[in-house]
Context: one part of a larger RNA
This record gives sequence, structure tokens and C1' cells, in this order.
RNA sequence: CUCUGGUUAAGGAACUCGGCAAAUUGACCCCGUAAGUUCGCGAUAAGGGGUGCCUCUAGUAGGUGAAGGAGUACAUCUGGAGCUGAUGGAGGUCGCAGAGAAUAGUCCCUCCCGACUGUUUAACACAAACACAGCACUCUGCCAACACGUAAGUGGAUGUAUAGGGUGUGACACCUGCCCGGUGCUGGAAGGUUAAGGGGAUUUGUUAGCGCAAGCGAAGCUUUGAACCGAAGCCCCAGUAAACGGCGGCCGUAACUAUAACGGUCCUAAGGUAGCGAAAUUCCUUGUCGGUUAAAUACUGACCUGCAUGAAUGGCGUAACGAGAUGGGAGCUGUCUCAACAGGGGAUCCA
Repeated sequence: CUCUGGUUAAGGAACUCGGCAAAUUGACCCCGUAAGUUCGCGAUAAGGGGUGCCUCUAGUAGGUGAAGGAGUACAUCUGGAGCUGAUGGAGGUCGCAGAGAAUAGUCCCUCCCGACUGUUUAACACAAACACAGCACUCUGCCAACACGUAAGUGGAUGUAUAGGGUGUGACACCUGCCCGGUGCUGGAAGGUUAAGGGGAUUUGUUAGCGCAAGCGAAGCUUUGAACCGAAGCCCCAGUAAACGGCGGCCGUAACUAUAACGGUCCUAAGGUAGCGAAAUUCCUUGUCGGUUAAAUACUGACCUGCAUGAAUGGCGUAACGAGAUGGGAGCUGUCUCAACAGGGGAUCCA
């Protein structure tokens, strides 16, 4: 010097991003215990008191239960000797200290998130992420849907819609608004479009024949393939948002001013309802006001001007719970003012 454990005057978070770390608390018995609440909790809430040993109560209460007696044998009843033996209470007594050492909750208030117990990134993340019971939508009538497999077959299930698969949300309470124009899904079938296929008009080559030649050219074979018929799908018509998703602008207006219940206008499928709101969301921003502080970009309560909240991509509350996040307080302390001392391990230096 470093690691590790211990003690410390006075102060007591002044340290620091932050009480990180350490300290306090700690067992049992008694008293006592708030808001809130889903009446279960909260709760060991909080906050107090006691604890050794001796004597007495007292060889008491209690436990065990011999001999003897009754009884027909067993059982059972009676009997109380002997042995054992407190809790509690009262008084006394010693020490600085009696759960005498060790092991053994710090507590309270506020707010955010997630209801909860649970699960997770083996080896940087344990959480507000995942799951969850509950809720909703949707598919599936059984050789089910769906999944694996080329198939046979298997799972689903030796189940049968109070069942099974998928998706979203995530206890509970109160609720869950408007939009079907786009995309998706479901239903519809009149019309438009439309494949293979059917169909075969037309056309090419060849040449029997005709012709002096140019050329024409039957049948067959060959080449081409028009009209017309022709399913689903798409176009089209409806429905559907706890399907994917979306949920406006400008101008004017009230007896001071300000504001605008009100009016006008443009656009849209419809223009954000109830709630909540500078928020895990607020750029401007350290918004403004109140509280807390001597002093606060923090925290909390409000306001609403929501850059860019908002309703199962759930909204808002919520007791209990959390090695979760934020802020405050009490206690406590070497975290600090400010360092010191004596140990143990290691490195290094000197001898």
C1' cells in the first nucleotide's frame, strides 16, 4: 500500500446520482395498535413493559398409582401409600448489563407500475417484461377444426360446443363512445371481366385435274384458329371495429376587459365521448399556483395552453402483495466533517 473483520470523542446524511455500505431493530410473554379495506386483511402496524438467582405460597395444584378390599374368571370399581411435581403470585438479593454469549424484523407517510403466488435473457438485464384466474371475439357437428407426416397414420381424444383450436385483453369495481370510406373477414349473386376445355368460321402448304402460259385448284393430309359456350376469383352489392385501423380546419360573436354557451363556412367514413392529463406520454419547460425546504430543474396537490392522452393496441380507480421505480420523515450510524487506533491475510521494500 491492498484485502478483510473490529472500536471510536463531538456532530449525525453535512457524504453521495441515490443513506450505496454500515449501523439500529431482532427471541418469548403481557399491554396496546391508525387510515384504508374486497371485512379476509392492514398487523409482529405503530408504541410501551417484563425476562437472572434465592425464599415463601408448596412438597401445594397436577401426574403416576402399590398393598389391601369388592367382584364369578377376565374386565371393572374402591383405595390411597410411595414416587414425581409446576404455571402464576408475593417477598428478597447480586451485577454496568439477567432473551447477560451466538443465531433471530429497522419503522412510518406519499405517489407510479403490475392485481396477487408464480416465470424469465444457463454466463452483464428478475423487471413495469412473460404467465395468470377472469373477460371478449372467432373457428369447429365429429372421419371436427387445427397440427405433424410424401403416405399409411398419429395427436386433438378413448374428448363431442358447459368440448376443442386460434387471437386479443388481463383479479375486482365503474365503464368500454363515434366511424364500415381504405384493408381484412363473412354473406350475396343480376351484370362486367375471365383459364383450361368445347367450338370451328377463316387461313397455309401439298397436288389429282384444268390451262399454251401466268395461274386456278376438288378430296385427303397439313397449318391457322374468329364468333359463341365456359367456374372460382376480381369488379360489384351488403354486413362486420373486444377485426387491422381512424376519430378535422378557418372566421365571427355576450352590458369593462377577457373568454365564447352561440353562429357561419370548408372538408371528412367519422371528426376524440366518459375519464385521465406538464403524465413511465409535455417539445417550448425549471409551464403557473399551493405544499414540503433556510434554499428544490426533484416530489406531491391542483390548473389545462394534451408539440404528440383516451377507452379490451383497453380507460380510470383500487384493499392486499412486490429483493420493482420516485419523493419525504423518525431512529440509527466512520457515508461524511476528518480521520485515528489496535488485529488477521497478501504484495512490495529494507535488514
The part of an RNA shown here (large-subunit ribosomal RNA, domain IV) has 351 nucleotides and comes from a freshwater metagenome. Its mean pLDDT, the model's own confidence on a scale to 100, is 88.